[in-house]
Molecule: small-subunit ribosomal RNA
Organism: uncultured Chloroflexia bacterium
RNA sequence: AGAGUUUGAUCCUGGCUCAGGAUGAACGCUGGCGGCGUGCCUAAUACAUGCAAGUCGAACGAGAACUAUUGGAUCUUCGGAACUGAGAAAUUCUAGUGGCGAACGGGUGAGUAACGCGUUGGUGACCUGCCCCGAAGAGGGGGAUAACAGUUCGAAAGGACUGCUAAUACCCCAUAAGCUCACGAGAGUUAGAGGUCUUGUGAGGAAAGGAGUAAUCCGCUUCGGGAGGGGCCUGCGUCCCAUCAGCUAGUUGGUAGGGUAAAAGCCUACCAAGGCGAUGACGGGUAGGGGACCUGAGAGGGUGGCCCCCCACAAUGGAACUGAAACACGGUCCAUACACCUACGGGUGGCAGCAGUAGGGAAUAUUGCUUAAUGGACGAAAGUCUGAAGCAGCAACGCCGCGUGUGCGAUGAAGGCCUUCGGGUUGUAAAGCACUUUUUGUAGGGAUGAGGAAGGACAGUACCUGCAGAAUAAGCCUCGGCUAACUACGUGCCAGCAGCCGCGGUAAAACGUAGGAGGCGAGCGUUAUCCGGAUUUACUGGGCGUAAAGCGCGUGUAGGCGGAUUGGUAAGUUAGCUGUGAAAGCUCCUGGCUUAACUAGGAGAGGUCGGUUAAUACUGCCAGUCUAGAGUAUGUGAGAGGGAAGUGGAAUUCCGGGUGUAGUGGUGAAAUGCGUAGAUAUCCGGAGGAACACCAGAGGCGAAGGCGGCCUCCUGGCACAUAACUGACGCUCAGACGCGAAAGCUAGGGGAGCAAACGGGAUUAGAGACCCCGGUAGUCCUAGCUGUAAACGAUGUAGACUUGGCGUUGGUGGGGUCAAACCCAUCAGUGCCGGAGCUAACGCGAUUAAGUCUACCGCCUGGGGACUACGGCCGCAAGGUUAAAACUCAAAGGAAUUGACGGGGACCCGCACAAGCAGCGGAGCGUGUGGUUUAAUUCGAUGUUACACGAAGAACCUUACCAGGGUUUGACAUGUAAGUGGUAGUGAAGCGAAAGCAGAACGACCCUUCGGGGAGCUUGCACAGGUGCUGCAUGGCUGUCGUCAGCUCGUGUCGUGAGAUGUUCGGUUAAGUCCGCUAACGAGCGCAACCCUCGUCGUGUGUUACAAGUGUCACGCGGGACCGCCGGUCAUAAACCGGAGGAAGGUGGGGAUGACGUCAAGUCAGCAUGGCCUUUAUGUCCUGGGCUACACACACGCUACAAUGGCCAGUACAAUUGGUAGCGAAGUCGCGAGGCGGAGCCAAUCCGUAAAAGCUGGCCCCAGUUCAGAUUGCAGGCUGCAACCCGCCUGCAUGAAGAUGGAGUUGCUAGUAACCGCAGGUCAGCAAUACUGCGGUGAAUACGUUCCCGGGUCUUGUACACACCGCCCGUCACGUCAUGGGAGCUGGCAAUGCCUGAAGCCGGUAUUCUAACCCGCAAGGGAGGGAGCCGUCAAAGGCAGGGUCGGUAACUGGGACGAAGUCGUAACAAGGUAGGUGUACCGGAAGGUGCGCCUG
Repeated sequence: AGAGUUUGAUCCUGGCUCAGGAUGAACGCUGGCGGCGUGCCUAAUACAUGCAAGUCGAACGAGAACUAUUGGAUCUUCGGAACUGAGAAAUUCUAGUGGCGAACGGGUGAGUAACGCGUUGGUGACCUGCCCCGAAGAGGGGGAUAACAGUUCGAAAGGACUGCUAAUACCCCAUAAGCUCACGAGAGUUAGAGGUCUUGUGAGGAAAGGAGUAAUCCGCUUCGGGAGGGGCCUGCGUCCCAUCAGCUAGUUGGUAGGGUAAAAGCCUACCAAGGCGAUGACGGGUAGGGGACCUGAGAGGGUGGCCCCCCACAAUGGAACUGAAACACGGUCCAUACACCUACGGGUGGCAGCAGUAGGGAAUAUUGCUUAAUGGACGAAAGUCUGAAGCAGCAACGCCGCGUGUGCGAUGAAGGCCUUCGGGUUGUAAAGCACUUUUUGUAGGGAUGAGGAAGGACAGUACCUGCAGAAUAAGCCUCGGCUAACUACGUGCCAGCAGCCGCGGUAAAACGUAGGAGGCGAGCGUUAUCCGGAUUUACUGGGCGUAAAGCGCGUGUAGGCGGAUUGGUAAGUUAGCUGUGAAAGCUCCUGGCUUAACUAGGAGAGGUCGGUUAAUACUGCCAGUCUAGAGUAUGUGAGAGGGAAGUGGAAUUCCGGGUGUAGUGGUGAAAUGCGUAGAUAUCCGGAGGAACACCAGAGGCGAAGGCGGCCUCCUGGCACAUAACUGACGCUCAGACGCGAAAGCUAGGGGAGCAAACGGGAUUAGAGACCCCGGUAGUCCUAGCUGUAAACGAUGUAGACUUGGCGUUGGUGGGGUCAAACCCAUCAGUGCCGGAGCUAACGCGAUUAAGUCUACCGCCUGGGGACUACGGCCGCAAGGUUAAAACUCAAAGGAAUUGACGGGGACCCGCACAAGCAGCGGAGCGUGUGGUUUAAUUCGAUGUUACACGAAGAACCUUACCAGGGUUUGACAUGUAAGUGGUAGUGAAGCGAAAGCAGAACGACCCUUCGGGGAGCUUGCACAGGUGCUGCAUGGCUGUCGUCAGCUCGUGUCGUGAGAUGUUCGGUUAAGUCCGCUAACGAGCGCAACCCUCGUCGUGUGUUACAAGUGUCACGCGGGACCGCCGGUCAUAAACCGGAGGAAGGUGGGGAUGACGUCAAGUCAGCAUGGCCUUUAUGUCCUGGGCUACACACACGCUACAAUGGCCAGUACAAUUGGUAGCGAAGUCGCGAGGCGGAGCCAAUCCGUAAAAGCUGGCCCCAGUUCAGAUUGCAGGCUGCAACCCGCCUGCAUGAAGAUGGAGUUGCUAGUAACCGCAGGUCAGCAAUACUGCGGUGAAUACGUUCCCGGGUCUUGUACACACCGCCCGUCACGUCAUGGGAGCUGGCAAUGCCUGAAGCCGGUAUUCUAACCCGCAAGGGAGGGAGCCGUCAAAGGCAGGGUCGGUAACUGGGACGAAGUCGUAACAAGGUAGGUGUACCGGAAGGUGCGCCUG
């Protein structure tokens, strides 16, 4: 630091995905050790059990125990023992009174969007126990009460009454200040103050003792100060939603009172009507905040677990008490829920302390040890307490460190895997040899942590030493690309994988397994979440013509921004100094654990923060001045700018009348319609509405929408000139307000034409359309509403700057003219082309920027869902505006490129059409195919490019098919082992359909060292064999486009690139043939030529040809034709046209020759071949059958339908070409096929060989015939082992259909078509009418390129690229999913109103009780206090109607996705009616139509 993914490819836009780091993690597989950390993220759910806050006897009384002293009485071993009592004792312990603590420490994050937190200040508005410093003081008295004892209630918890008692408990009096309060005076401070100092008068209020022999110490009271801690106030910062826009009655302020430690509506009464809010109030959602942590280059983004600070909370809600401090986690009271105990009367409880349990959950530990250290509470102290803390245990949860050995070791062992069978790899890896001992085990020693003796939970731990022994210790993930790492087998769109792209349908590096490899390593992967990559929310650092994105346009408020100059100020800004920014963390330096993690010390960094001093360029603010911005004035000017009223002519239609007669109208063609009741046409007159031809222009005006006859009135804006006036008055603009095409709506008019809907006629498979005939809303006017458009330049407004050229409109100045035209300059508009620059490209491109900048506004952030739903606002409605989510996809998109395609265009070619000739399609037959049938009818070929094709020849064979019968190393090949000598081979009789079985008899070969070996045969093992499958695994060959003129490359150039150029263009050609031009210049494969053949000449050789030779002919070798010559045309070109000569003239005719490629075209059955399958069978042999079937359909042919003919007789003229298992003559027999025969010929020699049409003569006379010959019968011939299925030929007889063929369709442009025959291959024979060749006779027509088909080049459009047999839209049907509405049902939350109202504080009352003080001798009274009662407040509960957010729901709406469903064909090409758009109506559906607009 990037990468993958949209396309055939490209560039861009844009989303999705990956590689990195991190975690309080979890899950899967695996697991040796140590150190340091961390460990309920969920149910702030419920909790058994134990522990977590006590301490002080030096505050107090009492009690108990024990010791000593002493008395009594008992026992006695006479030492004493035990019992009991006493008080002044000592020690220890304890329930209670009292003091201090319990408000710390520890936990949790529910609530809280707040002065809660952070940071900065303030407190002249405050408090502070214990601690420290200072000053002063502590005199006198009093009454109670717990404990305790007794009585008593209760199950318990816990009380009640009576009686006794102490204090550092409580109370009174005294003293008292520099203390407090009230009223004053003065000083200085301050913005002003309740603060400070000095001072006057008056009033008020303190205290406690304990220990000690003592000294003294610890306490006590008041005041002042300090330290530390806290309360309150405050500027700034602190999440999301505007589909939350208005909120507020203690609300905002004042006065008075209350209240507090303290300011304050903090509370109450009264008065006023304020306060907050787009700089986001109020409401809703979410959330403890910070130091910090993760990530990032940073800016940022995310997080708030451990540690530290602050806050809040303690089952839920409320409340106060005590106290220095609490409205109190291990306190109290009340309410509620839950749980427990109960004798049913009543009680008790609160782990979000440490462990632990249940539950929830993917998930989170021990009911451990110690107070040794650190810290805390109490105490004078010893000490006690301390689940704070220190340690240990569990967990790879994280970070860090170490190890699982090291060296040598090749026959590169074995085994595994792969293999081209050679080998490769695992791999120095192992084994083996030598060594070491971290770790491990064991034995011994043994700490620091403890400041001065002892005292250590950890711990016999860390560490040290000895010994033993390679011993105790390796896995996980991945291997198609991204992304490091590849093979085999299995599987066969199955099973499965997958982060994205995507793999899997029989050769999977993508699934599973194995081998190997790569990565990391006591871990490795996966999942989840965050940041990064993502400049993909863009402050740093993005965009808006066409990709998403400029509001339809204006006026203008808040806001933002703002011309020149002078002075002041110092808010912003900048600099210095300074305060603070806790510690930890981070960075750097240094130190301590063997190292590291960890940890200690020092330094640094960290704020939009505060103070202070200074600077004054810029911005702000204040004051002054200016004129360039802006405006005003004066004078000219242009204009479809707007509103109102009037008026004109043309045209359409209608009405009246005249003329006139049969049609008219309309279309691609028609019909509906109108018309003999007189239309259309034509003339005259009239009515009415709407729109204004020409002028008219890329012209003008307007902010936009938009505006068009003429005249009048009213009215807005603009330009120019002058430079007189004002003096920054400006620009932009959220919200707001106004204008706003068409359609549409309301009301009233109007209505000629046009025309949604609707009716009819056509078209069509249908036609809800396009076309035609009608036709209503509407279109028009008035008044109002609507507020949208492709409202577009798809380009916001304003300003500044930046080379040019050519137009046009309006003005001004100058020139010019009689006047003009015209020219120059300049200002204001409006266009075209282009430079730099910009842009992904297309393109934009000076006073019209998409260039370079400035100011302000609006808008965008993947596609679909969705210009949607819900909610709000607006509207009469239609609807508009604002505007999501679930879900789903990996794309959607822009521009350009190459193709392909078009019912786009241009040019050109072809028997493509046309012009002709002959056919096919009808008949019969032959052949092939489909189909059907069959035991089998073997297989393949299937539009053109299969169908007389493979097959140049199926009776057996062929033969692959079927039935049956045999056979199994095989019909055939090779290797190896063993066997075999009357062996191999031949083979009689017998069985059999044959194959074969069987086997008498006969009977070999080569080499030899004489042993034997080879060959053969038999047996066994390897293997053979397969026309079995896959032509979509292949080679080779072939077809087709197409003998079409194309297809490419190198270098250069252009383009970001795909690509382009060249190859386009102008001519020309059969041709990318050639010429010219040209950012191209050249080249290759094709074209042409070279090759063969025919035609002409020369020449050589001439057998077997022949006229007997200078010739014909045959075989060779040469010449000849090249637009070479002439004329014309064209561009002095290429070339074309004509002519001459010539056998031949413009490639002379024909052939061979087939570019890059296309069709997964054809062929595994011609051959070859990978893989798969088969192996007593899918091999092989044999007999018979089948491939020859037959209702039918198609294809290619033959023969005909006749007189240009048929038949008979006579007669003429070829060229190919074949022949020894062959051609076969003459002669002869037969009507004939043919037989006999055998000459000649291995062929220019002999034979096939007769050519036929033709010509000459005759018959037939238009008829199913003297046409035609199918079919059938009989008799023969030939081939062959064999003609039944199933051959050919001959003779006689039979004599079918057929009388020129529908739609449609084929071939052919000259020696061609047509007609005529001949030969050959295959082959025993032949189903050949096929095919391949050969010659004979021998035409017609081509105006021309509009159309059909195919092709080529250029161009254009494209949403196609599997490329139009493409793509693609909507309804309907089925399934799945999420979602809106919905009668209702149901739940949560926060409020409101009313009712009831606990505890408690406060207030009141005086029912009752009452030690201290006062009065009184006393009784008693008073003050004060307690209880009770009343009231305010008030938790909670109840009732009620609403709000808001969910869940669910019959039914219903659309949406997304789904394999090959149905209907149509809307869009993409002129998509077959150009498309789109707003609106309205209509229609199964896409959609259609009307009106206006856009060009995309």